RNAcentral holds the full RNA, with entries from ENA and SILVA. Small-subunit ribosomal RNA, 3' major domain from an uncultured bacterium, 477 nucleotides, folded computationally. The coordinates come from a structure-prediction model, not an experiment, and the mean pLDDT is 81.
Context: one part of a larger RNA
RNA sequence: UGACGGGGGCCCGCACAAGCGGUGGAGCAUGUGGUUUAAUUCGACGCAACGCGCAGAACCUUACCAGCCCUUGACAUGUGGAGCUUGGUUAUCAGAGAUGAUUUCCUUCAGUUCGGCUGGCUCCAACACAGGUGCUGCAUGGCUGUCGUCAGCUCGUGUCGUGAGAUGUUGGGUUAAGUCCCGCAACGAGCGCAACCCUCAUCUUUAGUUGCCAUCAGUUCGGCUGGGCACUCUAGAGAAACUGCCUGGGAUGACCAGGAGGAAGGCGAGGAUGACGUCAAGUCCUCAUGGCCCUUAUGGGCUGGGCUACACACGUGCUACAAUGGCGGUGACGAAAGGGAGGCGAAUAGGGCGAACCUGGAGCAAAUCCCUAAAAGCCGUCUCAGUUCGGAUUGUUCUCUGCAACUCGAGAGCUUGAAGUUGGAAUCGCUAGUAAUCGUAGAAUCAGCGUGCUACGGUGAAUACGUUCCCGGGCCU
Numbered sequence: 001u002g003a004c005g006g007g008g009g010c011c012c013g014c015a016c017a018a019g020c021g022g023u024g025g026a027g028c029a030u031g032u033g034g035u036u037u038a039a040u041u042c043g044a045c046g047c048a049a050c051g052c053g054c055a056g057a058a059c060c061u062u063a064c065c066a067g068c069c070c071u072u073g074a075c076a077u078g079u080g081g082a083g084c085u086u087g088g089u090u091a092u093c094a095g096a097g098a099u100g101a102u103u104u105c106c107u108u109c110a111g112u113u114c115g116g117c118u119g120g121c122u123c124c125a126a127c128a129c130a131g132g133u134g135c136u137g138c139a140u141g142g143c144u145g146u147c148g149u150c151a152g153c154u155c156g157u158g159u160c161g162u163g164a165g166a167u168g169u170u171g172g173g174u175u176a177a178g179u180c181c182c183g184c185a186a187c188g189a190g191c192g193c194a195a196c197c198c199u200c201a202u203c204u205u206u207a208g209u210u211g212c213c214a215u216c217a218g219u220u221c222g223g224c225u226g227g228g229c230a231c232u233c234u235a236g237a238g239a240a241a242c243u244g245c246c247u248g249g250g251a252u253g254a255c256c257a258g259g260a261g262g263a264a265g266g267c268g269a270g271g272a273u274g275a276c277g278u279c280a281a282g283u284c285c286u287c288a289u290g291g292c293c294c295u296u297a298u299g300g301g302c303u304g305g306g307c308u309a310c311a312c313a314c315g316u317g318c319u320a321c322a323a324u325g326g327c328g329g330u331g332a333c334g335a336a337a338g339g340g341a342g343g344c345g346a347a348u349a350g351g352g353c354g355a356a357c358c359u360g361g362a363g364c365a366a367a368u369c370c371c372u373a374a375a376a377g378c379c380g381u382c383u384c385a386g387u388u389c390g391g392a393u394u395g396u397u398c399u400c401u402g403c404a405a406c407u408c409g410a411g412a413g414c415u416u417g418a419a420g421u422u423g424g425a426a427u428c429g430c431u432a433g434u435a436a437u438c439g440u441a442g443a444a445u446c447a448g449c450g451u452g453c454u455a456c457g458g459u460g461a462a463u464a465c466g467u468u469c470c471c472g473g474g475c476c477u
Base pairs, nucleotide, nucleotide: 007477008476009475010474011473012472013471015467016466019430020429021428022427023426026319027318028317029316030315031314032313033312034310035309042053043052064305065304066303067302068301069300070299073129077128078127079125080124081123082122083121084120085119087106088105091102092101093100094099110118111117131294132293134292135291136290140288141287142283143282144281145279147277152191153190154189155188156187157186158167159166160165171182172181173180197271198270199269200268202239203238204237205236206235207234208233211229212228216226217225218224242265245259246258247257248256249255321423325382326381327380328379329378330377338371339370340369343364344363349359350358351357389420395414396413397412398411399410400409436459437458438457439456440455442454
């Protein structure tokens, strides 16, 4: 000087308290440990690993295992020799395929001094080399997590101290804030805070192939048509909020409490934004890279298997245990956001069992076409049961994607109908359009596949006395 203390003082945070809903018990999904296995590829391990890398393992992916093959190699540059001077393509045989042997057709040229050369392609040979998801994240870059969006971290000059260092940055107030005011051997400054950026909330204006009967006319009644930009909306420009005004408090300061006006009031709400540093934190399996190691193999190709195993343990979720409900009917409060060309795919009709789906193809490169919200409400029924709750599991028939659903996909019909009657110790989230609950043929990845993730809207609470205690953090001592 720091760090630490079951030392002290002050102050914050869903930290506790006050509330609401969960997890922990059940079934299933998913990740991990363990066990098993030829292999169950690898990494991640308190918070800050465990629905994590993986925004999507049937093949591929794929790194793992078994077997079959290749050895200048799937890929790059260079040397020598031979051949051809273009690029594609069909089929046969053997084989699990890689591969090997043969073969059909279409098309015909980069430059040029027209000599064939250069360039290019194929093959052969030897070698330099390629290649490595092999090791080391404790050799590294880059990127990321975390304390923490916490309010801190420093510097120049001056001064003090023999010096390490101190001062400034402490003190009195105040703030979300080292925010600001006052004081002070300090005076200034930088990185952070705040502001500048984006979205939302109000208005004005500009513009109308969305919207409107607002107004007029027609209407096969649908903004459908004429017509019009008033409104909604869209997307450009602007206005608006600054403690600006008033009262009180305060040190006449910073600021605080209340009020007015206002769409919004004291940071208006949310996002993006993450200081100096810490954890030899994570990543050599994104990429890059030092060193080490392999080089007929630790490289490369292929088929099949595995990553999906299953006495068990843990994490994260979904569905429930029911009447604030289940089922049937009705009808619409009727979204927001986003996506669509090898795509989104309407309507009528048909197939199919009524469903998934198929046939079909209008319209749409999209404010124009396609993508139908559900919970809520109303009516009926069930009447507290392991039930008309619950849906695991089973059998069977199908559909879709795809070369291919056996290991190992998703979905539909009938059938079956486990556990489960609200969950021990313990533990998690949340302060308002939040929690809870409801859905979204939504997006990414993606042929297909999610209860995950991310985004979107609908309905819409309770509680906060307070800071003694638990946890984390800041300042002084």